[in-house]
Formats: sequence, structure tokens, C1' cells
RNA sequence: AGAAUUCUUCAGGGCAAGGUGUAAUUCCUGACCGGCAGUAAAGUCUGCGAAAUCUUAAUCCUUAAAGAUUUGAUGGGGCUAAUUUCCUCAACCGAUAGUUAAAGUCUAGAUGAAAGAAGAAAAUC
Repeated sequence: AGAAUUCUUCAGGGCAAGGUGUAAUUCCUGACCGGCAGUAAAGUCUGCGAAAUCUUAAUCCUUAAAGAUUUGAUGGGGCUAAUUUCCUCAACCGAUAGUUAAAGUCUAGAUGAAAGAAGAAAAUC
């Protein structure tokens, strides 16, 4: 100097104001929000995570693991060596369950899990 591996910590934001109604942060006007890595700086590109279903899988129940499938949405103009990433204009998207009334924003699973980030230790060469 490199480094298998182990451990610790951290790791998601958001309906102001108003309308209708017995009732809505769920409807309507309007407001607001944007995980991680890559790449010219990204909710919409590429990949990953979260979520759901199924399989291994059994008389039933619970927990954990591995694997498979499904999994949203952007265009025009400008600048540039280079941008679906910046600037500008105009758009669009958002799991499951619950609810006195339909939810990206409330409540719950979740004081969870996790992509990953930082730090510490470290055989051996």
C1' cells in the first nucleotide's frame, strides 16, 4: 500500500387557504413532497431498495432464509465538449390495509426492514 471478513452508527418528505356535505387533510379549487447508486447535478434515463403474489414447503400455525414473477411517470426551447440530469416553459407519476366519504400527503404494519453512506477492527499477501 492492497484486502477477504467482522462489528458499530446513520439511512423518506409532503394538503397552507378555501368549497360542498351529517360526515372528507380521502371528493372539488388549490397547496405541498421526491429513498439509494451510476452518469454534467435526475421523482420521470439505467440499475437497486421499499411493496404484492408465488415456489422451495410439509396436517396446521409461527419465524427465518433462498429463488421466481409483478412493480408508476417528460416533452419543447436554451447553454455546453458533454445534460430526457443544469436554466426556462409546459406536463406527468406515486404500494398494501384502515377510515362517518374514494388518500402520494392522515392512521397502521413500522421503536420494523432495506438499497446504501460513514466509521472501527482485521487473518493473509
FMN riboswitch aptamer (RFN element), 125 nucleotides, folded computationally.
Model confidence (mean pLDDT): 78 of 100.